The RNA shown here (transfer RNA) has 76 nucleotides and comes from a Chloroflexota bacterium. It matches the Rfam family "tRNA". By type it is a transfer RNA. Lineage of the source: Bacteria > Bacillati > Chloroflexota. Its mean pLDDT, the model's own confidence on a scale to 100, is 81.
């Protein structure tokens, strides 16, 4: 340089055909327990990597750009 897959909550990933962002784990609170673990209830956390478009409306479609991961091709 080409291709092709990834970036979404602290982590691990889900969101499939555009229509209110969500799961499980950690966290926080209470309840249970003499205490803690479990477990039962609920609560916080999100510029969907980053910039633009297109739509009434984008995590999703479409352009640019950044990283990580797999190949293939040149090589001073």
């Nucleotide at each position: 340089g080409c291709g092709g897959g990834g970036g979404u909550a602290g982590c691990u990933c889900a969101g499939c055909u555009g229509g209110c962002a969500g799961a499980g784990c950690a966290u926080c609170u209470g309840c249970c327990u003499u205490c803690c673990a479990a477990g039962c209830a609920g609560a916080a956390g999100g510029u969907c990597g980053c910039g633009g478009g297109u739509u009434c409306g984008a995590g999703a479609c479409c352009c640019g750009u950044c990283c990580c991961c797999c190949g293939c091709u040149c090589c001073a």